[in-house]
Molecule: Glycine riboswitch aptamer
RNA sequence: AUGAUGGCAACGGGAGAGAUCGCCCCGCAAUCCGGGCGGCGCCGAAGGAGUAACCCCCUAGCAGGGAGAAUCUCUCAGGCAAAAGGACCUUUGCCGGACG
Numbered sequence: 001a002u003g004a005u006g007g008c009a010a011c012g013g014g015a016g017a018g019a020u021c022g023c024c025c026c027g028c029a030a031u032c033c034g035g036g037c038g039g040c041g042c043c044g045a046a047g048g049a050g051u052a053a054c055c056c057c058c059u060a061g062c063a064g065g066g067a068g069a070a071u072c073u074c075u076c077a078g079g080c081a082a083a084a085g086g087a088c089c090u091u092u093g094c095c096g097g098a099c100g
Stems, first nucleotide, its partner, number of pairs: 006095005012089002018040001020039006041080003047076001048074003055066003
């Protein structure tokens, strides 16, 4: 200082996929609601893992090894009515101080 990238807080927005099946608990009872365990089928946008280029090591070279981003891939975790959560985005405020 017409204050970058970034961080924090608040408002608003914010997708996908089973209101699935069996057993148990609570309860006077109940095929409802809630919770626990298990089966089958699914989803990707908390978190986590994998990696292309570039780079590094090694090699005459190829090969090999290391490191390596994402809303990509996986689905460990999480989730599959609503609510909650939710990557990410808009706006506002604060912190901070890069280029000039």